[in-house]
Molecule: c-di-AMP riboswitch aptamer (ydaO/yuaA leader)
Organism: soil metagenome
RNA sequence: UGCCGAUCAUCGGUGGGGAGUGGGGGAACCAUUUGGGGCGCUUCGGCGUCCUGGGGGCGAAUUGCCGUCUUGUGCGGCAUAGCGCUGCUCCUUUAGCGCGAGCCCGUCAGCUAACCCCGCAGGCACCCGAAGGAGAA
Repeated sequence: UGCCGAUCAUCGGUGGGGAGUGGGGGAACCAUUUGGGGCGCUUCGGCGUCCUGGGGGCGAAUUGCCGUCUUGUGCGGCAUAGCGCUGCUCCUUUAGCGCGAGCCCGUCAGCUAACCCCGCAGGCACCCGAAGGAGAA
């Protein structure tokens, strides 16, 4: 001087407040009406029985396949939904380069007015492409 991210002017002075900004819970109405597998039966609509699986939030970070051994919510690889950057800003197009994690709640939460609760951290870069349009300076 810039970038990811909600993570920020300002007052105060180290308790905190706050223009602002982000998230969660929470009525009515509406929506939803337990999943999968094995066996037996069946009028093929379904029934009985046994075994097994919780669910949710922040975030772009989901999903599939393959390999591996210590078989675990494991490790590795290739893809992928989706996301970010390319230097005045935005939109469209194009080219290139990356990410595709992690954490939390604790058996519980659909939406949700009133109302209630919580956050405003952390991390990184020297990479400085292009065209068209509209603005700003």